[in-house]
């Protein structure tokens, strides 16, 4: 220098054919316990890396760009 993959909640990851974004773990509160753990219930937490484009509508399609990983030279 060229090719490919990945980027979504604090962490690990889903998200189908474009139709208002979820799970597990974790956090907080409540119940249970003398207390803790475990368990049950509830709550909070998101600029879908970033910037544009297409579309009535974009996490999803297109372009650019950044970071990480990987292959080739």
């Nucleotide at each position: 220098g060229g090719g490919g993959a990945u980027a979504u909640a604090g962490c690990u990851c889903a998200g189908c054919u474009g139709g208002u974004a979820g799970a597990g773990c974790g956090a907080u509160g409540c119940g249970u316990u003398c207390g803790c753990a475990a368990c049950g219930c509830a709550u909070a937490g998101g600029u879908c890396a970033u910037g544009g484009g297409u579309u009535c509508g974009a996490g999803u399609c297109c372009c650019a760009c950044u970071a990480u990983c990987u292959c080739c030279a």
Molecule: transfer RNA
Organism: uncultured Clostridia bacterium